[in-house]
RNA sequence: AUGGAGAGUUUGAUCCUGGCUCAGAGUGAACGCUGGCGGCGUGCCUAACACAUGCAAGUCGAACGAGAACGGCUCAUAGAUACCUUCGGGUUGAAAUGAGUGUCAGCUAAGUGGCGCACGGGUGAGUAAUGUAUAGGUAACAUGCCCCUUGGAGGGGGAUAACAGUUGGAAACGACUGCUAAUACCCCAUACUCCUUUUUGACAUAAGUUGAGAAGGGAAAUGGUUUAUUCCGCCAAGGGAUUGGCCUGUAUCGUAUCAGCUAGUUGGUGGGGUAAUGGCCUACCAAGGCUAUGACGCGUAGCUGGUCUGAGAGGAUGAUCAGCCACACUGGAACUGAGACACGGUCCAGACUCCUACGGGAGGCAGCAGUGGGGAAUAUUGCACAAUGGGGGAAACCCUGAUGCAGCAACGCCGCGUGGAGGAUGACGCAUUUCGGUGUGUAAACUCCUUUUCUGUCGGAAGAUGAUGACGGUAUGACAGGAAUAAGCACCGGCUAACUCCGUGCCAGCAGCCGCGGUAAUACGGAGGGUGCAAGCGUUACUCGGAAUCACUGGGCGUAAAGGACGCGUAGGCGGGUUAUUAAGUCAGAUGUGAAAGCCCACGGCUCAACCGUGGAACUGCAUUUGAAACUGAUAACCUAGAGUCUGGGAGAGGCAGAUGGAAUUGGUGGUGUAGGGGUAAAAUCCGUAGAGAUCACCAGGAAUACCGAUGGCGAAGGCGAUUUGCUGGAACAGUACUGACGCUGAGGCGUGAAAGCGUGGGGAGCAAACAGGAUUAGAUACCCUGGUAGUCCACGCCCUAAACGAUGAAUGCUAGUCGUUGUGGUGCUAGUCACUGCAGUGAUGCAGCUAACGCAAUAAGCAUUCCGCCUGGGGAGUACGGUCGCAAGAUUAAAACUCAAAGGAAUAGACGGGGACCCGCACAAGCGGUGGAGCAUGUGGUUUAAUUCGAAGAUACGCGAAGAACCUUACCUGGGCUUGACAUCCCAAGAAUCUCUCAGAGAUGAGAGAGUGCCCUUUCGGGGGAACUUGGUGACAGGUGCUGCACGGCUGUCGUCAGCUCGUGUCGUGAGAUGUUGGGUUAAGUCCCGCAACGAGCGCAACCCUCGUCCUUAGUUGCCAGCACUUCGGGUGGGCACUCUAAGGAGACUGCCUGGGUAACCAGGAGGAAGGUGAGGACGACGUCAAGUCAUCAUGGCCCUUAUGUCCAGGGCGACACACGUGCUACAAUGGCGUGUACAAUGAGACGCAAUACCGUGAGGUGGAGCAAAUCUAUAAAACACGUCCCAGUUCGGAUUGCAGUCUGCAACUCGACUGCAUGAAGUUGGAAUCGCUAGUAAUCGCGGAUCAGCCAUGCCGCGGUGAAUACGUUCCCGGGUCUUGUACUCACCGCCCGUCACACCAUGGGAGUUGAUUUCACCCGAAGCGGGGAAGCUAAACUGGCUACCUGCCACGGUGGGAUCAGCGACUGGGGUGAAGUCGUAACAAGGUAACCGUAGGAGAACCUGCGGUUGGAUCACCUCCUUU
Repeated sequence: AUGGAGAGUUUGAUCCUGGCUCAGAGUGAACGCUGGCGGCGUGCCUAACACAUGCAAGUCGAACGAGAACGGCUCAUAGAUACCUUCGGGUUGAAAUGAGUGUCAGCUAAGUGGCGCACGGGUGAGUAAUGUAUAGGUAACAUGCCCCUUGGAGGGGGAUAACAGUUGGAAACGACUGCUAAUACCCCAUACUCCUUUUUGACAUAAGUUGAGAAGGGAAAUGGUUUAUUCCGCCAAGGGAUUGGCCUGUAUCGUAUCAGCUAGUUGGUGGGGUAAUGGCCUACCAAGGCUAUGACGCGUAGCUGGUCUGAGAGGAUGAUCAGCCACACUGGAACUGAGACACGGUCCAGACUCCUACGGGAGGCAGCAGUGGGGAAUAUUGCACAAUGGGGGAAACCCUGAUGCAGCAACGCCGCGUGGAGGAUGACGCAUUUCGGUGUGUAAACUCCUUUUCUGUCGGAAGAUGAUGACGGUAUGACAGGAAUAAGCACCGGCUAACUCCGUGCCAGCAGCCGCGGUAAUACGGAGGGUGCAAGCGUUACUCGGAAUCACUGGGCGUAAAGGACGCGUAGGCGGGUUAUUAAGUCAGAUGUGAAAGCCCACGGCUCAACCGUGGAACUGCAUUUGAAACUGAUAACCUAGAGUCUGGGAGAGGCAGAUGGAAUUGGUGGUGUAGGGGUAAAAUCCGUAGAGAUCACCAGGAAUACCGAUGGCGAAGGCGAUUUGCUGGAACAGUACUGACGCUGAGGCGUGAAAGCGUGGGGAGCAAACAGGAUUAGAUACCCUGGUAGUCCACGCCCUAAACGAUGAAUGCUAGUCGUUGUGGUGCUAGUCACUGCAGUGAUGCAGCUAACGCAAUAAGCAUUCCGCCUGGGGAGUACGGUCGCAAGAUUAAAACUCAAAGGAAUAGACGGGGACCCGCACAAGCGGUGGAGCAUGUGGUUUAAUUCGAAGAUACGCGAAGAACCUUACCUGGGCUUGACAUCCCAAGAAUCUCUCAGAGAUGAGAGAGUGCCCUUUCGGGGGAACUUGGUGACAGGUGCUGCACGGCUGUCGUCAGCUCGUGUCGUGAGAUGUUGGGUUAAGUCCCGCAACGAGCGCAACCCUCGUCCUUAGUUGCCAGCACUUCGGGUGGGCACUCUAAGGAGACUGCCUGGGUAACCAGGAGGAAGGUGAGGACGACGUCAAGUCAUCAUGGCCCUUAUGUCCAGGGCGACACACGUGCUACAAUGGCGUGUACAAUGAGACGCAAUACCGUGAGGUGGAGCAAAUCUAUAAAACACGUCCCAGUUCGGAUUGCAGUCUGCAACUCGACUGCAUGAAGUUGGAAUCGCUAGUAAUCGCGGAUCAGCCAUGCCGCGGUGAAUACGUUCCCGGGUCUUGUACUCACCGCCCGUCACACCAUGGGAGUUGAUUUCACCCGAAGCGGGGAAGCUAAACUGGCUACCUGCCACGGUGGGAUCAGCGACUGGGGUGAAGUCGUAACAAGGUAACCGUAGGAGAACCUGCGGUUGGAUCACCUCCUUU
C1' cells in the first nucleotide's frame, strides 16, 4: 500500500490491424407480467403553457384622531329554572329583544402613523461572464433591527386623512366645501467628536495616518407607558458584530466552414454622478485598445459543494440536501426605503383572459393544494401551529401551505415473511422412453411441532423546561385463535448457469452480436424438466466501464488509416563546456483558508439494517511567509569539441545565356531507272506509268544529341547527357589561422515545383490526343494498319498537381563485420596497372536488436533526444455547402444524413492461369480401320396415349439396370373382385390332409356333388390331448416396386493402375504450417542411389497368386502311336506310354556373366538361352474427389396409405411415331459376288437335354431313335486354297420393303415371336463440319461356343480359336495426369470472382425560380411612463433666495419604414449517392485477366472504359549486364 480478469465476430486455416457487440455498476426513470408486511427516503426531467377556487404577510389601541360591531356595565320589555309558600304569591334571575354608556388600565372595521413586506417559499427562462469556485484587495465604501461608549432632546408653527355635507360614475374610483389629532410635517436655537473648504507640524509615501488651527454647514418626539426616576422609544457622534456593494489574480463547454474586432472605442484633463472606485456620464485633447496563449461572431449551458462510474488518471453529470446567481405574463422605468429597480408594490407599452350600462375597468400559482393541456411519465383542492424557525407587539397574543405530520405510488434503499421436523409402495398425475425404465421427487399425501405475520380483545408511551400533542388510540406490550392470509418473473445454440418431446416447414416467427427457420429446429410456438434472481423479475432509454478505441499515466504513421512534393525562414519549442550571482520554475518547513452536509474511520441511538447522532481523518487546492541552491531559467565573465570564415589543388549530364558540329527522318530540285511500293498474324485503306519505291548529287528546315554510358556523377526536390565560350550556385578533401554557441527544428509566410493544360506571339521535321478511313469482331465508339489537327519546340505570363516513392520528415549521438564502386588525402617499399590506411558519398551481403510478418539492419524500420506534419472502422467522399486562389480547367481547406459488420495488412495450404521448367499417357504426330451420309436393329430424348411403369444424364446416361416384356414377368392403364387380407406369429372353434367331377362367369370367384378318414400319446373304449395341414372368427398386426440415395448400410462408377497419400519422434516458425516427401541423378514407379535437420514407419508401387511360353519328374484312360504285330485300313485291335496331350509337382531369368559409360543407383551393347532387362496377359484399385449412382437387388431411420398407395383376375400398355441423338449390323462391290470341289481349330454346352446313321420335305422341319450324365457320344468351322463364271452396271453388287405359302415353340404368335420357300428388289456408287479405336499375335478380317431361355425380336453381351499387317521422326501443338516454381482480389476454389451504364422500388441528401418564418444588425421616423434640465404673468396656510403645476426640452421601451446578415421549413424541376435471391447490355479489374496494371492531366465514347503525354512497380515471362554469397 488494499489496487487493474475478459469474450464473440473478417479467414479454408493463421498472425496482426481494426471496428461492431456482450458480460459490470448506476438512474428523479418509463413500459410488460406479478404483488404479503414494515422502516427510511424520493416523486412534472415535457409547455418559464394557460389557470377556476381556497389559503400562502401581517402586526402594533403602550404613536393618533375616531368609533360602538363584540364583550362588560346600566336600564327597559318579558320572564325559563330553582327555592319558599298561607297556593293568592314571593325570592332568584338563565337565555332573548331594545335602549344607554366611554369615568371599562376590555375592544375595534375603516383611516393617519411605526415596523415588516428586500426574509421565508418557487423556478432555471436568460447568462460563456455585470455569473460561479478559490485566494486576495477596499488607504475607494455602506450597513435598519442587535451590543458597547459619550453627549443631547430648548423654543415655536401651520396643515391633513378619517368624519360631515354636496356631487360625478354601471363599476373601479373620484371631485368640491367644511372640521380635527399625533412618535405625521415645517421653522428657529444649540453642537465643533460629524461634513465641506483651507493653513500648518510629525510619521510614512502611489493614493494615506495623526496633531494643532481658520471659515462655513448640519439634530431631536422631553413622546408612549407605569405604583415606581419602570420600561420602551427619539437625536448626534464613535466603536463592535452582522450583512452587503465594488475591484483584482487563477480556473471555468463546442466551433477557425467565425480572422480580424472596436468611436465612449483606449488613455488623459476638467466637470457631473454614486455609499463608493471607474467612460459610470459629459466637454475637450491624443489615437489608441483587444487578437492564433483564439479577439469578434455563432451554437449550447445557471455555477459550485457534490453525484455516478473508474485500479487510478480521467469521463459523464449538477434531481432531492446545502452555498452563490438570475428570474417572477413579455419589454421598459423609476418611487419608497438601511436594503428593491421589489413573485402575492407602483407607472407605461404589448399579448392574453375576465367584467361592463360600451363611456370604462380588473388580473398575473416558476408559493401550497388543485384544474386543463403537453407527455412514456411524476401525488391530497388533507391536519396542526404541539415542536423548530420567522414577522409585529412591552406583553398576552396574532399571522406563518416556512415547518411538523398524515394521504397516494414496489419509484429507490433496508429488514421480515409466505412455515419447521419426520415421511418410499419412491403413490397418482404429467413428461419421456431403447418399453426395461427414467424424471418431477421427500416434493405431495400422512404424523408431530411452531406462530414472525394475520384476525379478535385489552392496556398504551417518549417527543414537553410551567401550560399546550396535529401526528394518534400511533409506536409498542399482553391474551386468545389457527398453517392459517401471502410467489412470481426472466432465461436454457455460443458468448452465458441451464435439454428433451411435440407442432411448424425460409412459412409463422426469433435476434444484443454471430446467426436460427427450406420435414428429424436443444435458436420459432407449446409442454415437461432445468438454471438464475426473488416481492420482485424482465424490457426500453441514458451515463461511466470494459475501450490502451484520442493513449498525461498509456497508441501509432515502409506495406494495415497515417511523413507535408521540396527548400528557405518568422513566431514558438529545444539547445555545448567552466565559474560566480540570483531565486522565477523546483524542493522542504510554518501559518491562514479549503462552509455545513456527503465519502472514509471509530464509537453510539432506533430489536438488526437502511437511517440518524458525536468525534476524527480527509478535502490531493489557493495564498502568505521562512529557508535550500543540485537541475532548468535569468544576469555577468570566460572556453573551443557544435556552427561559421579563410587558404590550396582537384571532381562533376548542377544552373543561365550564346556560338558551332555531325548522323538520321522528312520535304524540295535534278539525274539514273521501271513496276511495283508500303503495311500486317493475314489483309485492306494508302503511294505509284502524270514515273513511285530503290539509287546518286545538291538544297531547305525543325527536333533530338548514337557510341562513351556504368545499381557511375551532380542537384533540396522536380530534374540534368553533342562540342565549345562567358557568367554563376553548392558539396567533398587537405591545411591550419580566425569568430566564439553565432545552433537544431519550424505553425503561419515566401520561393521552387515532371507531364498535361491555359493566354499572347513565333516555329512546326518527326511523333501524335481529337478526327477520318481500312481491318478484326456477334458488336469494336478499342487493341492492329494508313493518314492526321491541337500539342510536343522557343519567348513571356499562368496553372501547382503525380505511384511528386526509398510509398520511409529534418537534425544529433551511440551500436559486430565483410566485399564492390566514386571523389580526395596520408604512409610504406620492391616505385607499380602496387600494398596498407583516413575522410566524404554510393551499392551489396550480414550479426545483435526491432518487426504482425515480409523484411530493416552504421544510408536502420536498432538504442536514445529535440522539433514539425499526419492517423483514429468500411462506404457515402477527398464529395456537398461555405471560404481562399485561378482566365479557365480546376486546386486547397473540408463535413453530415444514410448504410454495412466488416473493410484491410503479411504470411500459409490448396485450386486456378490464354505463367514458367521437367516428365508421362494411342494425348498429339506417323499409320491402319471406322463413326458422321444409306437401309435395318437397338437404346434415349421428344411427342402421343387411358397407360405408353420406373430408374440412369458431359467425360463417368443412351445394345445401360434388362444373362432374353406375346400371357406370366409387370411395378403402368381400363374394368371386375377381396378386406386380419396373396405371405408371418399368437388366441378360439371346427375339420385329417388330399383328390375327382358338374354348373355360372372373361377370369378371379361362387354354388353343388363325390372319394378319403391317416400319424403320435392316453383311455373307463364313449372319448380326450398333440404335431402338420385346411376352413371360419376376434384383434394385435400383415402388406406397400409409396416418398426421401440431400437421413443411411452395403455395393458400384470415375479421376486411375495415376504415383501418390500419411504418421511417430525430432527440428524450424508467435502461428496456420513447414521439414521428412525438396535438391542432383535414375526408374514404369515416393523404383533406387547420392546429398541433406532429419531419423524411422504405415497405406499405395513392385513381388508373393492365376494363365500362356521352355524343360524335367510322376501318372497313362476316354488321350497318343515312334518302333513291333494283326486289320474290314478307321489307333480299329494287340501292345507300348517314347512323343503329343492331360494335370500335379519342380526347374528356369537374377542385370547372374562379359565390354563400355557412370561415385553409385543405373544405362547401352553382347554372349548364352525357349524366354532378357516388369518375358506376355489377368486378378489386385492408396488417402480421397464428384451431397456421383442405387430406398426398384437387399438391408434400413423418418414420413405417408390401411374396405387401399395393400391383394387377386381378364384385357391392354411397356413394341405408339412428324422428328432428333447415341451404339451397332449389312452394304455400296472385282483384294469382290455366285457355283463346284477340297483342308485345318479352340473354348464351352448337353438328361424337362444334346442327338448320329437312315427315311420324307426345295427348305424351315418332320418321322425315328444308335450313342452320351461326356478327353469315349452329339455340331459341314469360316475366311483360306483350286477351278469356273460375272466385266464396272444401281449390276449375277446390295438386300430393305411387300405379297403369297409354310415350319417350330407355346393355353395362346392380332396388337407382338423366330425361321423357311417362291416372288418383289428400296436407299445406297465410300459419306460435310466434326469425331472414335488401335503399338503385335495387336489392328483388321473370319467363323465357333456359352449364359439368359418354352420360343425369341442376339446384329447385343461374355468367351474361343483361324488368317494376320502398317507406323511411331519426335514432344512444338490439342486433351488428361504428375513434380517443382511463380502470380492471384479465387477457397461453393476460373462453370471462380467482379465493374459500370440502363430499367424498377424505397431511403436520406445537394442545387433550385421562389416562398414562409425566426434571430440579429445598421440608418431614419415616432416617442408612452419615468428620470434629468428649464419653468411661469397660473396655484400655494406656514417657511419666501420656498414649494407645486401647465408648458418647453434631452435620453428612452414598444412601434414604423428601408437596407443587410445568419439560421430554419416548404418548393415545380434537377444532380449524384445508398439499399434491394434470381431484370438488360457488355466484360473493365483479379493469372502476363487474354492490349500488364495503376497515378496525374487532356480529349473522346451506351457503359464499364479507350487514346495521347509524363511518372511508378504495388507487373508476369525470357535473355543479357553489373554486384553479392559459397566453394